[in-house]
Background:
RNAcentral holds the sequence, with entries from Rfam and Ribocentre. This is a predicted structure of a 113-nucleotide RNA (SAM riboswitch aptamer (S box leader)) from Aneurinibacillus migulanus. Rfam family: SAM riboswitch aptamer (S box leader). Rfam describes the family as follows. The SAM riboswitch is found upstream of a number of genes which code for proteins involved in methionine or cysteine biosynthesis in Gram-positive bacteria. Its mean pLDDT, the model's own confidence on a scale to 100, is 80. The source organism's lineage runs through Bacteria, Bacillota, Bacilli, Paenibacillaceae and Aneurinibacillus.

């Protein structure tokens, strides 16, 4: 790269170094010298992992996370919307607003190619 499956409304510094740029993409709309990426160090969370029960379609409830480990993840609901349909406003045949439901693309994990 690409497939399957899981989740994605909550959690996480007023530190050092670093210097202009960040939020996937597009369209908004933010965020940044009262200092962006990236590093380090903290830290948060529990997918993989450990433990316990119960269950035997292999999974589900709890609990833990250290003196063991592998990832993630720390502005804002995955910021919000990108397809498609309901509901309601409002209007008048085209397109606005609000709001739900479904999908799509994103990302993380675990497992296959």
């Nucleotide at each position: 790269c690409u497939c399957u499956u899981a989740u994605c409304a909550a959690g996480a510094g007023a530190g050092g170094c670093g210097g202009a740029g960040g939020g996937a993409c597009u369209g908004g709309c933010c965020c940044g010298a009262u200092g962006a990426a990236g590093c380090c160090c903290g830290g948060c969370a529990a997918c993989c992992c450990c433990g316990u029960a119960c269950a035997u379609a292999u999974g589900u409830a709890c609990g833990g996370a250290u003196a063991a480990g592998g990832u993630g993840c720390c502005a804002a609901u995955u910021c919000c919307a990108g397809c498609a349909g309901g509901a309601c406003g409002g209007a008048u045949g085209a397109g606005c607003g609000u709001u739900c439901u479904g999908g799509g693309a994103g990302a993380u994990a675990a497992g296959g190619g």